[in-house]
Context: one part of a larger RNA
RNA sequence: UAUUGGCUAAGGAACUCGGCAAAAAAGUGGUCGUACCUUCGGUAUAAGACCUGCCCAACGCAAGUUGGGCUGCAACAAAAGAGCCCCUGGCGACUGUUUAUCAAAAACACAACUCCGUGCUAAGCCGAAAGGCGCCGUAUACGGGGUGACGCUUGUCCGGUGCCGGAACGUUAACGGUUGAAGUGAUAUGGAGCAAUCUGUAUUGCAGAAGCCCGAAGCGCCGGUGAACGACGGCGAUAACUAUAAUCGUCUAAAAGUAGCGAAAUACCUUGUGGGGUAAGUUCCCACGCGCAUGAAUAGCGGAACGACUGGGGGACUGUCUCAGCCAAUAGCCCG
Numbered sequence: 001u002a003u004u005g006g007c008u009a010a011g012g013a014a015c016u017c018g019g020c021a022a023a024a025a026a027g028u029g030g031u032c033g034u035a036c037c038u039u040c041g042g043u044a045u046a047a048g049a050c051c052u053g054c055c056c057a058a059c060g061c062a063a064g065u066u067g068g069g070c071u072g073c074a075a076c077a078a079a080a081g082a083g084c085c086c087c088u089g090g091c092g093a094c095u096g097u098u099u100a101u102c103a104a105a106a107a108c109a110c111a112a113c114u115c116c117g118u119g120c121u122a123a124g125c126c127g128a129a130a131g132g133c134g135c136c137g138u139a140u141a142c143g144g145g146g147u148g149a150c151g152c153u154u155g156u157c158c159g160g161u162g163c164c165g166g167a168a169c170g171u172u173a174a175c176g177g178u179u180g181a182a183g184u185g186a187u188a189u190g191g192a193g194c195a196a197u198c199u200g201u202a203u204u205g206c207a208g209a210a211g212c213c214c215g216a217a218g219c220g221c222c223g224g225u226g227a228a229c230g231a232c233g234g235c236g237a238u239a240a241c242u243a244u245a246a247u248c249g250u251c252u253a254a255a256a257g258u259a260g261c262g263a264a265a266u267a268c269c270u271u272g273u274g275g276g277g278u279a280a281g282u283u284c285c286c287a288c289g290c291g292c293a294u295g296a297a298u299a300g301c302g303g304a305a306c307g308a309c310u311g312g313g314g315g316a317c318u319g320u321c322u323c324a325g326c327c328a329a330u331a332g333c334c335c336g
Base pairs, nucleotide, nucleotide: 001331002330003329004328005327006326007325008324010322011321014320019317029051030050031049032048037042039149053070054069055068056067057066058065059064084315085314086313087312088311089310090309091307092306096108097107112147113146114145115144116143117142118141124133125132126131150302151301152300153299155232156231157230160229161228162225163224164223165222166221169220170219171218176213177212178211183206184205185204186203187202188201189200190199191198192197233251234250235249236248237247260294261291272288273287274286275285276284
């Protein structure tokens, strides 16, 4: 010096991002007592107070009450082991699950709600196939997507995208039909050339470009659909103080954000403004609302219980600190 322990005057969180760590008290006993809130189950061991062995007497049916006494350092249910408590927000209902080896959470799951598919040789999935799972199940079933207990709710928009339905019309692939450019084989017959060869015409065969006709789904087209992907305005004026604007005008859009909530796990400006708590509070709680850029199953708002979650406050307690001191064991230095 380090590690692990023990003690500390006065103060008691002044430490620090934060009471991290430590300390203290409490300790599933008995009696009494127990608030808000609540889904009436809980919360709750809430909190808090007192008591605790043995003997005797009185009273009493008993439980027990009252009084007196005894042993021990100490009177607990006695080896060890075993909640610190309270107030108030956020998030997630809950018990669960997770990054084996830096993250345990507000993430995942969940019961419940909802949408879509599936009539059984089901849909879906694995597999070249056989076959299997689904299922020895059958729509109160199975598969997929989303939300995520419960309570109150879930507004407007189908223009775009997706999905579903429709089939009249338009568009349209291959095939097929028609046509027959360019090409080529055979036969016949010309021209040029010394020749090799080149170049025509006719008939016939092969093959065949573009064009035109026909032509399904799809797309176009016509409808529907939001607990499908998604989206949910601007400017100007106006009331007998001022301010504000119930009101009016106008432009745009598919529609012009409803109920709620709101400086929020979302607010840039911002330490917004007012109130509360503190001597003093960029955090916290309550309110306000032109919300840079909230908002309704990418759910909205509540909400008892629960949480090794997270924010703020209080009590108790302490070497966290003012501010440091002392003590013990181990490590160190040498050899192996």
Large-subunit ribosomal RNA, domain IV from a bacterium, 336 nucleotides, folded computationally.
Rfam family: Bacterial large subunit ribosomal RNA.
Its mean pLDDT, the model's own confidence on a scale to 100, is 81.